[in-house]
Context: one part of a larger RNA
RNA sequence: GGAUGAACGCUAGCUACAGGCUUAACACAUGCAAGUCGAGGGGCAGCACAGUGUAGCAAUACACGGGUGGCGACCGGCGCACGGGUGCGUAACACGUAUCCAAUCUGCCCGUUACUCAGGGAUAGCCUUCUGAAAGGAAGAUUAAUACCUGAUGUUAUAUAUUUCCGGCAUCGGGCUUAUAUCAAAGAUUUAUCGGUAACGGAUGAGGAUGCGUAUGAUUAGCUAGUUGGUAGGGUAACGGCCUACCAAGGCGACGAUCAUUAGGGGUUCUGAGAGGAAGGUCCCCCACACUGGAACUGAGACACGGUCCAGACACCUACGGGAGGCAGCAGUGAGGAAUAUUGGUCAAUGGACGAGAGUCUGAACCAGCCAAGUAGCGUGAAGGAUGACUGCCCUAUGGGUUGUAAACUUCUUUUGUUUGGGAAUAAAACGCGGUACGUGUACCGCCUUGUAUGUACCAUUCGAAUAAGCAUCGGCUAAUUCCGUGCCAGCAGCCGCGGUAAUACGGAAGAUGCGAGCGUUAUCC
Numbered sequence: 001g002g003a004u005g006a007a008c009g010c011u012a013g014c015u016a017c018a019g020g021c022u023u024a025a026c027a028c029a030u031g032c033a034a035g036u037c038g039a040g041g042g043g044c045a046g047c048a049c050a051g052u053g054u055a056g057c058a059a060u061a062c063a064c065g066g067g068u069g070g071c072g073a074c075c076g077g078c079g080c081a082c083g084g085g086u087g088c089g090u091a092a093c094a095c096g097u098a099u100c101c102a103a104u105c106u107g108c109c110c111g112u113u114a115c116u117c118a119g120g121g122a123u124a125g126c127c128u129u130c131u132g133a134a135a136g137g138a139a140g141a142u143u144a145a146u147a148c149c150u151g152a153u154g155u156u157a158u159a160u161a162u163u164u165c166c167g168g169c170a171u172c173g174g175g176c177u178u179a180u181a182u183c184a185a186a187g188a189u190u191u192a193u194c195g196g197u198a199a200c201g202g203a204u205g206a207g208g209a210u211g212c213g214u215a216u217g218a219u220u221a222g223c224u225a226g227u228u229g230g231u232a233g234g235g236u237a238a239c240g241g242c243c244u245a246c247c248a249a250g251g252c253g254a255c256g257a258u259c260a261u262u263a264g265g266g267g268u269u270c271u272g273a274g275a276g277g278a279a280g281g282u283c284c285c286c287c288a289c290a291c292u293g294g295a296a297c298u299g300a301g302a303c304a305c306g307g308u309c310c311a312g313a314c315a316c317c318u319a320c321g322g323g324a325g326g327c328a329g330c331a332g333u334g335a336g337g338a339a340u341a342u343u344g345g346u347c348a349a350u351g352g353a354c355g356a357g358a359g360u361c362u363g364a365a366c367c368a369g370c371c372a373a374g375u376a377g378c379g380u381g382a383a384g385g386a387u388g389a390c391u392g393c394c395c396u397a398u399g400g401g402u403u404g405u406a407a408a409c410u411u412c413u414u415u416u417g418u419u420u421g422g423g424a425a426u427a428a429a430a431c432g433c434g435g436u437a438c439g440u441g442u443a444c445c446g447c448c449u450u451g452u453a454u455g456u457a458c459c460a461u462u463c464g465a466a467u468a469a470g471c472a473u474c475g476g477c478u479a480a481u482u483c484c485g486u487g488c489c490a491g492c493a494g495c496c497g498c499g500g501u502a503a504u505a506c507g508g509a510a511g512a513u514g515c516g517a518g519c520g521u522u523a524u525c526c
Stems, first nucleotide, its partner, number of pairs: 001526004006522005013378005019371002021336001026334003030331003035078003040075002043071002047069003051064005085289003095213007104206002109202008117151004127140005157182005164175004187194003215261003222252003227249008264286004268279004291312005314325001316323002342368001344367003350364001351362004381412004392402004417463001420460003426453001432447007470515005475496003481510005491498002
C1' cells in the first nucleotide's frame, strides 16, 4: 500500500447493486416451512343446492333429504430420499483429476414389441359395546377398490441342458437352434383418452474399483489375528474378509507405518511484476450430519432434518397408572459475545410435488423491512464580486500579515428536496370458445383471463440556494506551524522519542495538510 462476513470512536443527504451469528453442532415459547389426487374406492361428519313434508293466501320458518355440487376423517396411489439448513465428525478413494465395471442398479421420462383372461377371501371407515385422566386402545357385526391373494396364458426375461457362429481385456462377452421349469396385469371417466403388466434399448441419477494429487509433529519407530492371502459357503443390485468355517503365516513401515494434534474438500477469493504466500464467508459442485448413541422397516432410491423402534441426557403434561418432544428450515426468544436483521407480503414470475385439467400446496423463489457493514454513482450550488469590510489570530505593532473571492452584494441554475399530475416493463401463457394444418393429438392463429412488488420505478410540473460536512493529522519517517497554558507534572507515543519555565511532539486557540458521507483506531492476511 492492498484486502475484510469485521468491531469500536466521532460524524452522516440521496440512489443502485451485493452482503449481514465468524462466538454456544448452546437451550428453545409461538406461528408457518409437504402435500396432493373424488377421472382409484366405500361413503357423507360439515357447507351449499334441487326436491319432499308441516304451518301459512303468500313471503317465510321448521323438519326430512347422498338425489347433486363437493368433501372432514378413512382405504389406495404418487410425493415426502427433492428443495432448504449447518460444518459436528472426517487426514479418508472424503475431495480434485484421469481411467475402468467382461462386477452393477435406476421410480417418473423417451423409443420399440407383445399382452391386459378367469376367480376369491379379507380389512379400514360407518354402526354397536367396552376401556383409559389423557395419548389412545380392545371386541363384535358389516362393506369397497387401481389394496391383497389364487389360477390361466406367456416373450427376446431367469435357471439348467443343447446346436452352432463371432469376438475379446485373465476370469470371459455377444448372438443363433431346441427342450424343460419359473414369474404378469387394473381399471377409470365416457368414445376419446388416461392408465396397468412383461421384455429390450435410450436418457438421467446412483453404487463400486484404481493411478496421481490433497495439513503438522520423529521431543510419536515400530504397527497388525479378520490381521495378509487361499479354499468353500453366506450376503449384496454388484466386486470384495463384507461375514462365517477351515488352511497357510503373512501384510504395512525412515519413499515416514502406527500414534497424536488440527481440519469438511474443490471451483474460487485476497495479495504479489511473477514465482509464491494466505483464505475457503456469500454463489456453484461434491461430502458429512440432523438432541447424543445404536438399529432396521418401507421404498426405484434412506439406514430417512419436520418417519419408526431401543437406550441416554434435557425439558413438558399427568387423575402418578402413563404419555408427549427435538428450529444445524423461515421468522422469533433466552444465553454466549466486541458483534450480525422482520414472529413482514405474494405464489404475479422462475422452479418443484400431486392432478386429465381447473387447481391446491410451496418461509424454495420473488419481493418488501432493518443496518454506512461494503462497492459504485450523485449532491451539499455556479458565475461575477476588493476601498481586500467586520470579527478572530499573528508580528519587528501610529503600521502590516492572515482568515480571504471567503462574506456581503449582483446575476443564474434546480441534480437533490417539496407541490401537483401522468404512469410502466417484468405476461409468456395455461384453461375455455372458434378456426387452420398435418392426419388423431399435436402444432399454429384469433378471442377471453391472470401483476405481489406498485400508483413503485420513471416522466412532466410548482417553489426556492432553498433540505444536506465531517473526521484525522501538522518533530522525523510523512503532506501540513504559530501563539497561549502547563513545567519530567498533566499527558503523548507505530518506531526514534517528546515534557524538568521560551515545548512546531502534552492541552487549547488560530491557521494549514490529507481524505471526504465518511474519517480514524483495533484485529487478521499478503
Predicted 3D model of a 526-nucleotide part of an RNA (small-subunit ribosomal RNA, 5' domain) from a Bacteroidaceae bacterium. The sequence was found in a public genome assembly. Its Rfam family is "Bacterial small subunit ribosomal RNA". The prediction has a mean pLDDT of 83.